């Protein structure tokens, strides 16, 4: 310098004018007006996971249902993160993986093909027997043997090689893959080595089995105050019953309950924002993270505001001028994304103009 | 804000446990029937199964992510 890989961060700054909203103060003809402070994000988003908080009497047991799925850690918890194992891609940095079990059982494998998991034999190869011919050979038929090569398929019952045989075959042997078992190393996933019998197809994002986890609802939860109305009508269930927000049963508590048609209000307060919070330093840890100290932290909101323009500067792109020719300086024009709080956090996923920084790999050149 | 459901032909909908060419009604076109029309009968065309990935030999169907559409919710007696 070129190509590439990984991680982190920003996503305009300052000033002026006008505008919007909460709150505070003042004025008011109660309609508003003036002044002051403050006023979105890295994803506030999708609502896909996990928790806090609140209510359901307790959140108890069992079944059903749902979720997760290599290991060990981290965490309030997770389907998240870290470190590792195994498999795959890449020369490498590095990246990707729903990655438990198919010798527990059930089921599926269309079409093609002889045969699709109980294996099977279309053509082919081969011994024997019988017959024929143009008789060192060939053809036909029959009883058998066989699965190496052919064809079909996504997949053909371990692979390669040597031996062996009438032809063949784990039939025998060596190596490889896989399975079982033992030893060693590791917390573990697993790795390495020895021995054994020779083989066990694929699908669990099919049912299922195993291990672990999950009670239900959601701030329109819930609590308090105030106002108004007809504590109205109908249907159904009801004591081995019904209800207590869950699909069922048990247990516990209570004695009425469920649905429909109507009636009234469209107010105020609380929950409400300072928290598993951020930054820096020290210590422990490979790391995620934890502990300790210091310091910082003003949206809280009603269908609900946070914007626009101008000037200067910075950034990027295009065109042109100047020269001391370097990617320097000057002029003109254009551009700035995705998006928007509504109880709060931790994640994941998705969207995003443009730009900055750090580390690493490979190749080439120079010293 | 929170919680559910759906997307298949122009329209309304089917498609139990993945399988050969995705169906039905209606609409449309052509022919027959009629003097002509309607009705009826017959034949035919028409599909990015919302989109993008993944699992599988094979996806409308199974699993993720995204897009769009629709529905429900407060308090009092």
């Nucleotide at each position: 310098c070129a190509a590439g890989c990984g991680g982190g961060c920003c996503g305009g700054a300052c000033g002026g004018u006008c505008g919007c909203g909460u709150c505070g103060c003042g004025c008011u003809u109660c309609g508003g007006c003036g002044c002051g402070c403050c006023g979105a994000g890295g994803a506030a988003a999708g609502u896909c996971c996990g928790g806090g908080c609140u209510c359901c009497g307790c959140a108890g047991g069992g079944c059903a249902g749902g979720g997760u799925g290599c290991u060990u850690c981290g965490u309030a918890a997770c389907g998240c993160g870290a470190a590792g194992g195994c498999g795959g891609a890449g020369c490498a940095a590095u990246c990707c993986g729903a990655c438990g079990g198919a010798a527990a059982g059930u089921g599926g494998c269309a079409c093609a093909g002889a045969a699709a998991a109980c294996a099977u034999a279309c053509g082919g190869c081969c011994u024997g027997c019988g017959g024929g011919g143009u008789u060192u050979c060939c053809c036909c038929g029959c009883c058998g043997g066989u699965a190496a090569a052919g064809g079909u398929g996504a997949a053909a019952a371990g692979g390669u090689g040597c031996g062996g045989u009438a032809a063949g075959a784990g039939c025998g042997c060596a190596c490889c893959a896989g399975c079982g078992u033992c030893a060693u190393g590791g917390u573990g996933a697993c790795a390495u080595g020895g021995c054994g019998g020779c083989u066990a197809g694929c699908c669990a994002a099919a049912c299922c089995c195993c291990a672990c986890c999950c009670g239900g609802a959601g701030c329109a939860a819930g609590u308090c105050c105030a106002a108004a109305u007809a504590g109205g009508g109908g249907a159904c269930c009801c004591a081995u019953g019904g209800u207590g927000u869950g699909g069922c049963c048990c247990g516990c508590a209570c004695c009425g309950g469920u649905c429909c048609c109507g009636g009234g209000u469209u107010g105020g307060a609380u929950g409400c924002u300072g928290g598993a919070g951020g930054u820096c330093c020290g210590c422990g840890g490979c790391g995620a993270c934890g502990c300790g100290g210091a310091u910082c932290c003003u949206a809280g909101a009603g269908g609900a505001a946070u914007g626009a323009c101008c000037g200067u500067c910075a950034c990027g792109g295009a065109g042109g001028g100047c020269c001391c020719c370097g990617c320097g300086u000057c002029c003109u024009c254009c551009g700035g994304a995705c998006a928007g709080a509504a109880c709060c956090c931790g994640g994941c996923u998705u969207a995003c103009a443009g730009g900055c920084c750090c580390g690493c790999u490979u190749g080439c050149c120079c010293u | 804000g929170g919680g559910c459901g759906g997307u298949u032909a122009g329209c309304u909908c089917a498609g139990g446990u993945g399988g050969u060419u995705a169906g039905a009604g209606u609409a449309c076109a052509u022919g027959c029937u009629u003097g002509a029309c309607a009705u009826g009968c017959a034949u035919g065309g028409g599909g990015u199964c919302g989109c993008u990935g993944g699992u599988u030999c094979a996806a409308g169907u199974c699993c993720a992510g995204c897009a769009c559409c629709g529905c429900c919710c407060a308090c009092c007696a």

This is a predicted complex of two RNAs, RNase P RNA and transfer RNA, with 444 nucleotides together. Its mean pLDDT, the model's own confidence on a scale to 100, is 80. Rfam match: Bacterial RNase P class A.